[in-house]
Context: one part of a larger RNA
Molecule: large-subunit ribosomal RNA, domain II
Organism: Pelagicoccus mobilis
RNA sequence: GCCUACGAGUUUAUGCACGUAGCAAGCCUAAGUAUCUUCGAUACGGAGGCGCAGCGAAAGCGAGUCUGAAUAGGGCGUCGAGUUGCUUGCAUAAGACCCGAAGCGGAGGUGAUCUAACCAUGGCCAGGUUGAAGCUUCAGUAAAAUGAAGUGGAGGACCGAACGGAUAUACCUUGAGAAGUGUUCCGAUGAGCUGUGGUUCGGAGCGAAAGACUAAUCAAACCCCGUGAUAGCUGGUUCUUUCCGAAAUAUAUUUAGGUAUAGCGUCAUGUGCUGACUCUCGGAGGUAGAGCACUGAAUGGGCUAGGGGCCACACCCGGUUACCAACCCCAAUCAAACUCCGAAUGCCGAGAGGUGAAACAUGGCAGUCAGACAGCGGGUGAUAACGUCCGUUGUCGAGAGGGCAACAACCCAGACCUACGACUAAGGUCCCUAAACAUCGUUCAGUGGAGAAGGAUGUGGAUUUACACAGACAAUGAGGAUGUUGGCUUAGAGGCAGCCACCAUUUAAACAGUGCGUAAUAGCUGACUCAUCGAGUGAAUCUGCGCCGAAAAUGAUCGGGACUCAAACGAUGUACCGAAGUCUAGGACUCAGCACUUUGUGCUGUUUGGUAGGAAAGCGUUCCAACAGGAGUGAAGGGGAAGCGGCAAGCGACCCUGGACCGGUUGGAAGUGAGAAUGUAGGC
Numbered sequence: 001g002c003c004u005a006c007g008a009g010u011u012u013a014u015g016c017a018c019g020u021a022g023c024a025a026g027c028c029u030a031a032g033u034a035u036c037u038u039c040g041a042u043a044c045g046g047a048g049g050c051g052c053a054g055c056g057a058a059a060g061c062g063a064g065u066c067u068g069a070a071u072a073g074g075g076c077g078u079c080g081a082g083u084u085g086c087u088u089g090c091a092u093a094a095g096a097c098c099c100g101a102a103g104c105g106g107a108g109g110u111g112a113u114c115u116a117a118c119c120a121u122g123g124c125c126a127g128g129u130u131g132a133a134g135c136u137u138c139a140g141u142a143a144a145a146u147g148a149a150g151u152g153g154a155g156g157a158c159c160g161a162a163c164g165g166a167u168a169u170a171c172c173u174u175g176a177g178a179a180g181u182g183u184u185c186c187g188a189u190g191a192g193c194u195g196u197g198g199u200u201c202g203g204a205g206c207g208a209a210a211g212a213c214u215a216a217u218c219a220a221a222c223c224c225c226g227u228g229a230u231a232g233c234u235g236g237u238u239c240u241u242u243c244c245g246a247a248a249u250a251u252a253u254u255u256a257g258g259u260a261u262a263g264c265g266u267c268a269u270g271u272g273c274u275g276a277c278u279c280u281c282g283g284a285g286g287u288a289g290a291g292c293a294c295u296g297a298a299u300g301g302g303c304u305a306g307g308g309g310c311c312a313c314a315c316c317c318g319g320u321u322a323c324c325a326a327c328c329c330c331a332a333u334c335a336a337a338c339u340c341c342g343a344a345u346g347c348c349g350a351g352a353g354g355u356g357a358a359a360c361a362u363g364g365c366a367g368u369c370a371g372a373c374a375g376c377g378g379g380u381g382a383u384a385a386c387g388u389c390c391g392u393u394g395u396c397g398a399g400a401g402g403g404c405a406a407c408a409a410c411c412c413a414g415a416c417c418u419a420c421g422a423c424u425a426a427g428g429u430c431c432c433u434a435a436a437c438a439u440c441g442u443u444c445a446g447u448g449g450a451g452a453a454g455g456a457u458g459u460g461g462a463u464u465u466a467c468a469c470a471g472a473c474a475a476u477g478a479g480g481a482u483g484u485u486g487g488c489u490u491a492g493a494g495g496c497a498g499c500c501a502c503c504a505u506u507u508a509a510a511c512a513g514u515g516c517g518u519a520a521u522a523g524c525u526g527a528c529u530c531a532u533c534g535a536g537u538g539a540a541u542c543u544g545c546g547c548c549g550a551a552a553a554u555g556a557u558c559g560g561g562a563c564u565c566a567a568a569c570g571a572u573g574u575a576c577c578g579a580a581g582u583c584u585a586g587g588a589c590u591c592a593g594c595a596c597u598u599u600g601u602g603c604u605g606u607u608u609g610g611u612a613g614g615a616a617a618g619c620g621u622u623c624c625a626a627c628a629g630g631a632g633u634g635a636a637g638g639g640g641a642a643g644c645g646g647c648a649a650g651c652g653a654c655c656c657u658g659g660a661c662c663g664g665u666u667g668g669a670a671g672u673g674a675g676a677a678u679g680u681a682g683g684c
Stems, first nucleotide, its partner, number of pairs: 001684006011094007019086005026050003032044005054061002064076004097236002100233001104226003108223003116200009125190001127159003130155001134151006163187003168183004202218001204214002239618006249262005263368002265365007273356001277353007289341001290339002295335003299331004304325001306324002308321004371396010401412003416587004421583003427577003430561003436574007448563001454548002458545010475532005481505003486500003511526001515524002588608001591605006619673001621670007629662002637657004
């Protein structure tokens, strides 16, 4: 892991409610007793309980009573239905749907065969090295001291086996092993190691102290008991179909992943048009926008207080100012906490329509209190976030189908069942891939198929303007002169370093000179003019589609192939494809209405996505009672199965197997349905 079996809302009491049955102004017995056909049933038993009257704190009064001075008002009552069983739902108390802690307690018990310490009694430490004290001899001394040699054999001494340990590292790590193996390393006469016997233990022991160790268990051992501890937490919770169908919010909470009440769901009963929505009418309001009349912010100008600077001044007076600047004026602005103004929606009310799986009221039963994204209006953040917090609508949640290549939350559209029928939505119609053509334009960038500021004789459309057959633009040829080298400056300054002026003449035209150039001249060129040529040429504005700007990590790409008068983009027209939408045909169910002969049937209309959850109807298993049955001419069980019959859970003639009991109908009672719980046991 698979298979088989087992495996979770039970029981009792009390209360509330629906349903149902008996009796009814009444209803019921409990313990117990008696009898019997003695699993049990029947009878007796009224002790007691609920109801039949309430009000008041009470005395008390009573269809009333309390308050009160009250014959007032007001509060609570009166105008008759209960009670006892049974079923079901829920609550409370109990283990209370099942499994699951770490834990807490016990003057209950078992453990020192492991290990810690201690006591008693034994055992063990190859070999080698060093050479303390003491002693002897000699030297030495007055004697000592002292020195040398020898002897001697001390040491928590040295090296290193056994023995004890465990420094580093490799291997092993479903191991050979629940701590090992290899290499390496430490101690190895000592606070040494070790055998045997014994002592000390659970808030206790023992500890050269690590919270270490006390039998693979230690910040309180193990076994048993309280015990089914508790678990606002996680997991699991077993047959079918039908109807409806949520919430992820408010308030409170030692509350925030829990709970209570309300909101939203469902079922029952009642009311009976009250509902959503639409139209008309009447209201309140200060948002969007706008504005500057207030409160503030803020720019320029004018006018002009006040201040500063400068001049003047013994003082008092003054003058002036491209300084700063209030009020006021002009022009132009800004505001969530500004408003002289001011919508649309929304909200409240009235009238009319509105019979809807509407509304409202009472009662039973819930679930929900982590929401998510998208559009719009905002706060916060960085006008960041698949961010966060509000409001509002939608979808998902609890929603399948079609589209978006794929893709809960986007677009279309809400799946009762059957159909090899039809029409459409979004979106599409070259091939993959169902379906397309026509007309007029745009784009050449594969733009389409990401992107800004900024940049550019890309190209289409519209508009304005200048020049132009009295000849424009471009090109080519020719001219481009004189006073004059203008004056100043300068070493020089001759159109062309710089400053000033920028006249006049001859002309078709020609600047006191546009640029290059020279030391300064020179030289080249331009403006300007003529000729040649012969029809458009320049400058702008608005706009469509394109271009550059454009760098990312495994091989690229619009989903792919591919596509250029398109298979891209804009516009127009007409077709077609396309869904579980709609229609068509048949069938089932819900609800409502009508008809008939109650059950039920028929007709008409209508409903039928669904999580939590509410409500309803059924299937099957075991046992019991009654009734009618089956079975060695073959029961149950096992394998198949027509055929059905049912929407389904399921039923099942008959055949094979099997070899002894079994099902059916009606009722009753439950240890009543398995795929999940790191479920339990067994098997493989």